[in-house]
A computed fold for a 73-nucleotide RNA from an uncultured Clostridia bacterium, annotated as transfer RNA.
Rfam family: tRNA. Its family is annotated with triplet codon-amino acid adaptor activity in the Gene Ontology.
The coordinates come from a structure-prediction model, not an experiment, and the mean pLDDT is 80.
RNA sequence: GCCACCUUAGCUCAGUUGAUAGAGCAAUUGAUUAGUAAUCAAUAGGUCGUCAGUUUGAAUCUGACAGGUGGCU
Numbered sequence: 001g002c003c004a005c006c007u008u009a010g011c012u013c014a015g016u017u018g019a020u021a022g023a024g025c026a027a028u029u030g031a032u033u034a035g036u037a038a039u040c041a042a043u044a045g046g047u048c049g050u051c052a053g054u055u056u057g058a059a060u061c062u063g064a065c066a067g068g069u070g071g072c073u
Base pairs, nucleotide, nucleotide: 001072002071003070004069005068006067007066010025011024012023013022019056027043028042029041030040031039049065050064051063052062053061
């Protein structure tokens, strides 16, 4: 220098034939217990990497850029 893939909650990841964004774990609160753990219930937490474009509508399609992984030279 070239090619491919990845970027979504604190962490690990779903969700793509375009239509209000989710799970597990973690966190907080409550119940239970003499107390802790475990268990159960609830709550909070996201401008879906950034900026543009297409569209009535974009996490999803297109382009550029940034970061990461792998490969080739």